[in-house]
Parts: sequence; C1' cells; structure tokens
RNA sequence: UCAUGCAGAGUGGCUGAGGGACGAGCCCUAAGACGCCACGGCAACCGGAUCGAGAUCAUAUAUCUCUAUUGCAGGUGCCAACUCUCGCCCGGAACAACGGGGGAACAUGA
Repeated sequence: UCAUGCAGAGUGGCUGAGGGACGAGCCCUAAGACGCCACGGCAACCGGAUCGAGAUCAUAUAUCUCUAUUGCAGGUGCCAACUCUCGCCCGGAACAACGGGGGAACAUGA
C1' cells in the first nucleotide's frame, strides 16, 4: 500500500489472577481466566495440484495472467460474544435513543 473482518472451528495437561488492543460500556473468569504445551479442528490469504480461457510465440514446448475446482504430510492465521458494542463524520425533520452509510483505529494475510 492492497484485500478481508455478520460465516466457521476445542479437548486435555501445567500454572494460578487476571482477560476481552486503547477509552467508556458490557461481558468472560477459582465450575480456573490470560499464558504455555500436546493433540484436534476451522478457514482458504499465500503456496501446491487439476480443468478451462487468454497473452507472449510462425507453431509447439515453455512462461505468465485469469476463472473454476481441490484440504493437499506446505507457509501463516484463527477456534466466547459481528473486530463484543460504541468512539469521528454524514444523513433518517429531531438533543438523546434506535436503525442506515462512510471513516478512523485495530487484527490477519499478501
């Protein structure tokens, strides 16, 4: 910088008090959170494989691009709550509430 963030997927062991990024709220948590380890799973971003189309080329090979399919002994990621909700802006006549759109921030991948 770009893409995605309304779907999906947990058991056991160790430890022992915090955790959900930040602020507010709300929630999870001694019926053991967070973290670590083992095994398992989800997904399909990258990679691989397969089908097809196209570009380069006189043709083929080869390389590259795109669509679709595939979970693959591969590289990451993830497995409470929509990124838990809101935070800033716009508009719905209307401060608030509520719902809609956009943004910021954050997370993950390339």
Molecule: SAM riboswitch aptamer (S box leader)
Organism: soil metagenome